[in-house]
The RNA shown here (Glycine riboswitch aptamer) has 95 nucleotides and comes from Sphingomonas sp. CFBP 8760. Its mean pLDDT, the model's own confidence on a scale to 100, is 79. The RNAcentral record of the sequence draws on Rfam.
Order: sequence, then structure tokens, then C1' cells
RNA sequence: AAGCCCCGCGCGGGAGAGACCCUCGGGGAAAACCGGGGGCGCCGAAGGAGCAACCGCCCCGGAAUCUCUCAGGCACCAGGGACCGCGCGAGGAUA
Repeated sequence: AAGCCCCGCGCGGGAGAGACCCUCGGGGAAAACCGGGGGCGCCGAAGGAGCAACCGCCCCGGAAUCUCUCAGGCACCAGGGACCGCGCGAGGAUA
């Protein structure tokens, strides 16, 4: 420092899992559809928690895409979405 580390913003990509059962309300001729509550089943990639390879160091601490599912989510749409790519901006260390 144009490269490296970290953070933020914008754009693009971005998975999984019941169109389940019961009940209440709306709706209507009925059915569909929409919403609330309960039940069982399921998912993991917001967040959270746990263990640990490993790293720092010497008390101890940091640690995942693993594990758990508290939260969240489970037709389409919408929303959210770890992570990836591109662009922009700030900071830091080093040469």
C1' cells in the first nucleotide's frame, strides 16, 4: 500500500422441513380462501447454547458449516437467511 486483516453499506446468488389433524372466528348457498388457538411430526443457514480439532498462552480465554433446537422456520408468493461473488467506504498491522 493497489495486496492482507476486520467492520459497514449497496447489488446479485442463496437451502431445508406437514398443501398434516382438531377447534374457533371471518367468508359464503356450499366449497375454496384468510386469520387465531391446540396437538403430533419435521428443519437448521437469523440469533442462542454445548462439545471440540485447533489457536493463543500458562490463571484461563478464543473457537465451526459439528451437536442441541430455547428462539425462529415447514405448499406457492412475500419476508428472513449462514455463506459466496462484485463494487464502494472507513479503520488496523506490515513492507